A computed fold for a 330-nucleotide part of an RNA from a Minisyncoccota bacterium, annotated as large-subunit ribosomal RNA, domain IV. It matches the Rfam family "Bacterial large subunit ribosomal RNA". Its family is annotated with ribosome and structural constituent of ribosome in the Gene Ontology. The prediction has a mean pLDDT of 81. The source organism's lineage runs through Bacteria, Bacillati and Minisyncoccota.
Context: one part of a larger RNA
This record gives sequence, C1' cells and structure tokens, in this order.
RNA sequence: CUCCAAGGAACUCGGCAAAAAAGCGGCCGUAACUUCGGAAUAAGGCCUGCCCCCCAUUAAGUUAGGGGGCCGCAGCUAAAGUUUCUCUGGCAACUGUUUAACAAAAACACAGCUCCCUGCGAACUCGAAAGAGGAUGUAUAGGGGGUGACACUUGACCAAUGCGAGAAGGUCAAACAAUGACGGUGCGAUUAUAUCAAGCUGAUUAUUGUAAGCCCUCGUGAAUGUCGGUCGUAACUAUAACGAUCCUAAGGUAGCGCAAUUCCUUGUCGGGUAAGUUCCGACGCGUUGAAUAGUGCAAUGACUGGAGAACUGUCUCGGAGACUUGCUCG
Repeated sequence: CUCCAAGGAACUCGGCAAAAAAGCGGCCGUAACUUCGGAAUAAGGCCUGCCCCCCAUUAAGUUAGGGGGCCGCAGCUAAAGUUUCUCUGGCAACUGUUUAACAAAAACACAGCUCCCUGCGAACUCGAAAGAGGAUGUAUAGGGGGUGACACUUGACCAAUGCGAGAAGGUCAAACAAUGACGGUGCGAUUAUAUCAAGCUGAUUAUUGUAAGCCCUCGUGAAUGUCGGUCGUAACUAUAACGAUCCUAAGGUAGCGCAAUUCCUUGUCGGGUAAGUUCCGACGCGUUGAAUAGUGCAAUGACUGGAGAACUGUCUCGGAGACUUGCUCG
C1' cells in the first nucleotide's frame, strides 16, 4: 500500500484512523429558523458516450429541442480537480490574530456601547535638556480604562477605598519675619572686686504669624467594591401571601439556574436506549446575576458535548498479497 466470508462501531476516552457517498455540468426539487441577506450545492431525485435525421439558432460539426440507431461491466469511462450528510446543545456574533520549535482555542482583536482626561506651546509618550512624536491634527479631534455585532435590558447601596468639588473650624514642615529666654560685651553705677539698667551681639532655645495635605462637608458605580439573620402565623397535613424582632450603607431586582458555576449528586421528573454517571427538556434555598455585563440570537467555527443515516479490517478475529528496511543464513 492492495484485497477479504458473515456481522457493521460490538473498537475506543472519543468512529482516532480508514472506508464510503459526492465530485465537472444540466434538469427538477429543497424544511425548521431568520438580522429577510441567508440557511442552500440544504436534503432528495433524474440525466450524461458515439452515429444519423428534422426544426430553430450560430462566425462555427455553436447551442437548445425532437426522432431513430450502435457499443460496452461501466459514457464528467483515463489523468487532474473535490469539506459525506442529518438532528440537537455549549461557547465565541462574524472575516481575522496567537504560544517561530508540544496549546489555534471558549484566549486576543474587532465594529458597536460607555466612562475619564485634553482648549492647543493640548493631554499623553520618549528624552537630565534642547527637542521630537501627538499633528502640518484642534473636542465629529487626540490619549487612556472597561465592555465587546445585533435584540431586550443593565436593579439597590456613597458606610469603607478611590476620584471630583468645597471651604467655616481643628491639626500641621522647613525657610523667613517679629518678639522673648539664656549667654557675651558693655557706656556707666560702685572705694575695689563682684554684679548690673541702656546699647550692640550670638553657636542655643521658646512663642507668634504662614501652604498643600489630613480631619471635616457634599457629590460620584458602564469607579475599587458590597448586596442579612431569628421567631411565629391559613379550618387535614405541608407551606407561608402575612406579622414581630435584631442588625445594616443597602440587604440580590429582572433574568437565568444541578449550569464551562451544584459539594451533597449518578439530585428528582420526563425524553431518547433492550440497557444512558454523558446528552436534551423541566423543577429549584443558588458559592448564579446584570458592561469583572445579564438573558436571547440568524449566520459563521480545522472549537466543544450528545444522537442518527451511510460507510467501512476500528472491532468479533484474523487472513492473503505487493513493496521497503533491520538481523540471520546462502
């Protein structure tokens, strides 16, 4: 690398690998869903060579239609060229990017959304600086953070931390200024020594005056973040719409939910199978939860889970052959 009885995924973590179907083209036909573009070559079915004739047509034995005939196992007869298909979840909207040489992805990016900064000698970045980029731009511009198409939304809390604004009061540094303390000197006082008013002066020292900040007062969540407990109560039982109480800055709203999140757990019920820790639909006291985004979603994906058709040496279970190579023998 080729082939194989019967079976046909029983293999296996998993249809990995292989096989099969399809393929170029013509005719017909094509669902859910959908952002109305798609999905879609959906799926599925039929045809296909050569020769002659007729009609139309052509630059053309060019093309289309009709009729008849011929051959083969087979007519896009070779070669080349080609993503098997269907149903249903998760994630990411998409095309794209990435760990050169074990990871191509659900990671990154993205258009869109939003917040903050920036009035131009801009903010920001590089550079001791000069200067340069930003930009030969000027807020429909530029820089930074977050989220990540689209649809519907994005709840409560400003107590803590951060940021913005404020200024009455409190606190508060060095330097400087002023005024003292202490020391020196000292006109002079004193008979003399000592001591000493004024003046001058000084390493030291004290008080007063003086900024931002902090304390303080407001604001701010698509800022960092946070989003309770106990007890009782309905005419079976159970449960608690309801009441009481404690604490808090406020007590998780809409949604979704055993989940890429659920320990108990193979939760319970339903579906699929003869049999289903996976899968799908529900249920919900749950380490869920709203731009660390929440929930949906057509299309897309060498992504990932489950099921089916077809197909097969993956397997039951091996066998035969070709070729290449190692060793041994000749």